Transfer RNA from archaeon GW2011_AR20, 74 nucleotides, folded computationally. The coordinates come from a structure-prediction model, not an experiment, and the mean pLDDT is 83. It matches the Rfam family "tRNA". Its family is annotated with triplet codon-amino acid adaptor activity in the Gene Ontology. Rfam classes the family as a transfer RNA.

C1' cells in the first nucleotide's frame, strides 16, 4: 500500500440488504413484597447510530470522505 468485514443506550446485540415514530435483555432509579436482603412484578430515565458532507418530503439505512479495530493479500 490494496481489499473485506465491523463501529447503535454503562455491556450484549436487534433494526440496514428492501429509507418512515431508534427497539429489547442485563444493568441503574422509583414502586410493590420482605423483619432484611436477594429474587418475583409494575414503572421511569438513559442514543448527536464512530465523525464530517451529500442526496432524499424524510437517512442507522443510500452515496462519497475520514477515524477506530479485525481479517485476508502484497
Nucleotide at each position: 500500500g490494496g481489499c473485506a468485514c465491523u463501529g447503535u443506550a454503562g455491556c450484549u446485540u436487534a433494526a440496514c440488504c428492501u429509507g418512515g415514530c431508534a427497539a429489547a435483555g442485563c444493568a441503574u432509579c422509583g414502586g410493590u413484597u420482605u423483619c432484611a436482603u436477594g429474587a418475583g412484578c409494575c414503572g421511569a430515565g438513559g442514543a448527536u447510530u464512530g465523525g464530517g458532507a451529500g442526496u432524499u418530503c424524510a437517512a442507522a439505512u443510500c452515496u462519497c470522505c475520514u477515524c477506530a479495530g479485525u481479517g485476508c493479500c502484497a